[in-house]
């Protein structure tokens, strides 16, 4: 330098045949306990790396760009 893949909540990831985003752990609140842990119930947390475009509608499609990984040279 070229090609491919990845980027979504604090962390690990799902969702990519376009229809307004979810799981586990962690955090917080409550129940339970003499108290803690564990367990159970609930709550909060994300303009989906960034920008532009297509569309009635984009995490999802197209282009550009940033970061990371792998392969080739």
């Nucleotide at each position: 330098g070229c090609u491919u893949c990845c980027g979504u909540a604090g962390c690990a990831c799902a969702g990519c045949u376009g229809g307004u985003a979810g799981u586990g752990c962690a955090a917080c609140u409550g129940a339970u306990u003499c108290g803690u842990a564990a367990u159970c119930a609930g709550u909060a947390g994300g303009u989906c790396g960034a920008g532009u475009g297509u569309u009635c509608a984009a995490a999802u499609c197209a282009c550009u760009u940033c970061g990371g990984a792998a392969g080739c040279a």

Notes: Model confidence (mean pLDDT): 82 of 100. A computed fold for a 73-nucleotide RNA from Clostridium pasteurianum DSM 525 = ATCC 6013, annotated as transfer RNA. Its Rfam family is "tRNA". The source organism's lineage runs through Bacteria, Bacillota, Clostridia, Eubacteriales and Clostridium pasteurianum. The RNAcentral record of the sequence draws on Rfam.